[in-house]
RNA sequence: GGGUCGUUAGCUCAGCUGGUAGAGCAGAGGACUUUUAAUCCUAAGGUCGGGGGUUCGAGCCCCCCACGGCCUA
Repeated sequence: GGGUCGUUAGCUCAGCUGGUAGAGCAGAGGACUUUUAAUCCUAAGGUCGGGGGUUCGAGCCCCCCACGGCCUA
């Protein structure tokens, strides 16, 4: 350089055929407990890597760029 896969919450990952984003863990508050742990309950947390395009509508489709993994020269 070429090819390919990935980038979504603090972390690990879902998200069907385009219809407006979720789970687990962590953290916060509460219940329980003499206290801690465990368990249970509650709420919060996201410009979906960046830019542009298509569309009534994009996490999803197309193009460019950035970063990372793998294969190859």
Annotation: A computed fold for a 73-nucleotide RNA from an Actinomycetota bacterium, annotated as transfer RNA. Rfam family: tRNA. From the family's description: Transfer RNA (tRNA) molecules are approximately 80 nucleotides in length. The family's RNA type in Rfam is transfer RNA. The prediction has a mean pLDDT of 81. The organism belongs to Actinomycetota, within Bacteria. It was read from a public genome assembly.